[in-house]
Molecule: Bacterial RNase P class A
Organism: Robiginitomaculum sp.
RNA sequence: UCAGGUGGCCGGGUGAUCGCAGGAGCUUUUGCUCUUGAGGAAAGUCCGGGCUCCACAAAGACAAGGUGCCGGGUAAUACCCGGCGGGCGCAAGCCCCGGGAAAGUGCCACAGAAAGCAAACCGCCAACUUGGCCAUUGGUCAAGCGGUAAGGGUGAAAGGGUGCGGUAAGAGCGCACCGCUCGUCUUGGCAACAAGCGAGGCAUGGUAAACCCCACCUGGAGCAAAACCAAAUAGGAAUGGCACAUGUGCGUCUUUGCACUGCUGUUCGGGUCGGUUGCAUGAGAUGUCUGGCAACAGACAUCCUAGAUGAAUGAUCACCUCUCCUGACAGUUGUUCAGGAUGACAGAACCCGGCUUACAGGCCGCCUGAUUCA
Numbered sequence: 001u002c003a004g005g006u007g008g009c010c011g012g013g014u015g016a017u018c019g020c021a022g023g024a025g026c027u028u029u030u031g032c033u034c035u036u037g038a039g040g041a042a043a044g045u046c047c048g049g050g051c052u053c054c055a056c057a058a059a060g061a062c063a064a065g066g067u068g069c070c071g072g073g074u075a076a077u078a079c080c081c082g083g084c085g086g087g088c089g090c091a092a093g094c095c096c097c098g099g100g101a102a103a104g105u106g107c108c109a110c111a112g113a114a115a116g117c118a119a120a121c122c123g124c125c126a127a128c129u130u131g132g133c134c135a136u137u138g139g140u141c142a143a144g145c146g147g148u149a150a151g152g153g154u155g156a157a158a159g160g161g162u163g164c165g166g167u168a169a170g171a172g173c174g175c176a177c178c179g180c181u182c183g184u185c186u187u188g189g190c191a192a193c194a195a196g197c198g199a200g201g202c203a204u205g206g207u208a209a210a211c212c213c214c215a216c217c218u219g220g221a222g223c224a225a226a227a228c229c230a231a232a233u234a235g236g237a238a239u240g241g242c243a244c245a246u247g248u249g250c251g252u253c254u255u256u257g258c259a260c261u262g263c264u265g266u267u268c269g270g271g272u273c274g275g276u277u278g279c280a281u282g283a284g285a286u287g288u289c290u291g292g293c294a295a296c297a298g299a300c301a302u303c304c305u306a307g308a309u310g311a312a313u314g315a316u317c318a319c320c321u322c323u324c325c326u327g328a329c330a331g332u333u334g335u336u337c338a339g340g341a342u343g344a345c346a347g348a349a350c351c352c353g354g355c356u357u358a359c360a361g362g363c364c365g366c367c368u369g370a371u372u373c374a
Stems, first nucleotide, its partner, number of pairs: 001370010012320007020037007039345001043356002046354005051222004056257007064218005069083005084098001085096004099213002104211002106207003121152002123148003128144007160178006179202001180200004185196004226277004236268007247260003284303008322343001323341006
């Protein structure tokens, strides 16, 4: 200097005038003063919770759903951190649908002989049978009957790979190395696992984000939850089912206890669509120190930082800053001046922790590779 990887931050500021909403104080009221006022994702509603309600509580089972290597963190998670295994990359790093295929079922199109218990398209080859030729005690060709899976072909994948020996020709048929399976084995590690050692010629491909099996986890509904106040109506009508405690009590069933006294389906009709609370002090934020590889935890100090309800947080002007474009000046990529601009994604609604997605432009740190110079 170029190419790449990874982590973080910003994405406007100041002043004036006017206008909104919350809070505090003063004021008889009117009103006045001070102060605060959208995000890193507020989005998606994909997860986990806090909280509220259900007269339910305990134990067991089932259903439905979720997760899936090991260890740690957290209120908790499918999240985060650190490792292991597999894959990609020269590397820094990135990705993973990460338990089980020897419990069972299903699927593997087309091509190919054959894609789950085997199989022979082209090939290679003794013995035996038949026939032909040459010729002699045999040789050669063809067919049949047999052997074969080393060579070739098809395919994503063809029943371990390379080499040597052996054979009629071949084949783990035998051997060496690699691979694979087994192991109350040795060493390291909390563990996943890794390295080694021993035994065995060992064959039983792939697929579970296919059904399934295994292990672990889970009440339901949700701020339109719920609580209170006020007002109004019709304590409405019809029609079924179950039941007389063997009923009802927010997944179902059983048992035990407790509470209540009927439970429940459909159709028609009426009233209220008001107000207050919930509603922001939190698993809170910032800084420093200690422990830890880290996620994070603890201690101390400081701070309070939206709460609307047809929905506040805005509008105008001026200046500054960042980025880009044009021109001038300087003189070699930078100082100054002037003018200009469609200047990213995008708006809280009970709250918090995550994940995912969108983002013009700019800045900073660390790491890898190549080249050059000193």